[in-house]
This is a predicted complex of two RNAs, RNase P RNA and transfer RNA, with 431 nucleotides together. Its mean pLDDT, the model's own confidence on a scale to 100, is 80. It holds a member of the Rfam family "Bacterial RNase P class A". From the family's description: Ribonuclease P (RNase P) is a ubiquitous endoribonuclease, found in archaea, bacteria and eukarya as well as chloroplasts and mitochondria. Its family is annotated with tRNA processing, ribonuclease P activity and dimeric ribonuclease P complex in the Gene Ontology.

């Protein structure tokens, strides 16, 4: 100097004018409301609604089946499909990245091609018999060829009619067992067994763990209006089903049709909270102390314009253009997706010079 | 706000239990028939199966993420 990997922070700034919406204070008003002043007013993803929790109601939620989700090990956490650390496999020269139960529990599937897709022999090799011969019939083999995405360890030797883990040596793997290290996944080493076993579980399934349902349009209170009208039903909690339990009992309950209102208050934002310091831990994270209050709308506010500065692009200059993705709705922890750019930290590879 | 469903030819739909060169009807174009048109008959074209990754030997189909469209859910008696 070039090429790259990982992580973090920010998300144009200031001033003025005119607005919008809550809160607080003051004034006017019977009231509705209005005016003035002060102070607050989007995000890293507010998004997708994909997971997990809090909260609320149904019985603060029971047993079983069915169903769903997750899946190496240990830890973190309110919980998780998230995060941290490790283990194994794969990719990359490397920094680093990706993947993760079980295929000797069973079943299914593996198109076409091929003899055969889990069981077999097309070419081939060999033996026997027949034939002058091309060849034919019977039998043995699975080494070689061929097919395929995939064909049953590899090399060498022995052995044989020909062959083959059929036997042996070495190598690779698997299983069992023992020792050592590790909490563990697992690693290292010894011994034994020719054990060599196809793929697929984002096919059914098996094993382990977890999961009751509905979502703030949950729920609570007040007000207004209407025909407590009709039909059906033992029903509700109770959900896909069964058991068990509780309650209501012959309508004061449920479903459907019909009727009415489309109003207000609350839940509502102070919280697994932000920042700083100290301590524990390898890290995720946790504890203590100090300090701060930081949106709560409801057809839905958070904006517009001007000036100066900052960054980028074009231009000699004057100047012109641009500054992404996007918009809270009960709240919180994650994941995923969108995103012009700027800055910071750590690291790798290549080239050159010393 | 919450819950659920669907994207296949110009239109309406099959196929979804993985093995495909993706079909059907209507429509379009051309030809036959007819004096001409319609109907009828024959032929042809038209699809990266919404998009992107993954699983698999192989994906329209299975899994995940995104894009687009649609439906339902208020309270009172």
């Nucleotide at each position: 100097g070039g090429a790259g990997c990982c992580g973090g922070a920010c998300a144009g700034g200031c001033u003025g004018u005119c607005g919008c919406u809550g809160c607080c204070g003051g004034c006017c008003c019977c009231a509705c409301g209005g005016c003035c002043g002060g102070g607050g007013g989007a995000g890293g993803a507010a998004a997708g609604u994909c997971c997990g929790g809090a909260c609320a109601c149904c019985a603060c939620a029971g047993g079983g089946c069915a169903g769903g989700a997750u899946g190496c090990u240990g830890g973190a956490u309110a919980a998780c499909g998230u995060c941290c650390a490790g283990c194994g496999g794969g990719g990359g020269c490397g920094a680093c990245c990706c993947c993760g139960g079980g295929a000797u529990a069973g079943u299914g599937c593996c198109a076409c091609a091929g003899a055969a897709a889990c069981a077999g022999a097309c070419c081939g090799c060999c033996c026997c018999g027949g034939g002058c011969g091309a060849c034919c019939g019977g039998g043995g083999c699975a080494a070689g060829g061929g097919u395929g995405a995939a064909a049953a360890g590899g090399u060498g030797g022995g052995g044989u009619a020909a062959g083959a883990g059929c036997c042996c040596a070495c190598c690779a793997g698997u299983u069992g067992u023992c020792g050592c290290g590790g909490u563990g996944a697992c690693g290292c080493g010894g011994c034994a067994a020719g054990c060599u076993c196809g793929g697929u579980a984002a096919a059914c399934c098996c094993c382990a763990u977890c999961c009751g349902g509905u979502g703030c349009a949950a729920g609570a209170c007040c007000a207004a209006a209407u025909a407590g009208g009709a039909a059906g039903g033992u029903g509700a909690c109770c959900g896909g089903c069964c058991c068990g339990g509780u309650c209501a009992c012959g309508a004061c309950c449920c479903u459907u049709c019909g009727g009415g209102u489309a109003g207000g208050u609350u839940g509502c934002u102070g919280g697994a909270g932000a920042c700083g310091g100290c301590g524990g831990g390898a890290a995720a994270c946790c504890g203590c102390c100090g300090c701060c209050c930081u949106a709560g709308a409801g057809g839905a506010a958070u904006g517009a314009c001007a000036g100066c500065c900052g960054c980028c692009c074009g231009g000699c200059a004057a100047c012109g253009g641009g500054c992404a993705c996007a918009g809270a709705a009960u709240c919180c922890g994650g994941c995923u997706u969108a995103u012009c750019g700027u800055c910071c930290g750590g690291c790798u590879c290549c080239g050159u010079a010393c | 706000g919450c819950u659920c469903c669907c994207g296949u030819a110009g239109c309406u739909c099959a196929g979804g239990u993985g093995g495909a060169u993706a079909g059907a009807g209507c429509g379009a174009u051309c030809g036959c028939c007819u004096c001409c048109u319609a109907a009828g008959c024959g032929a042809u074209a038209g699809g990266c199966c919404g998009c992107a990754g993954g699983u698999u030997c192989g994906a329209a189909u299975c899994c995940u993420a995104c894009c687009g469209g649609g439906a339902g859910c208020a309270c009172c008696a």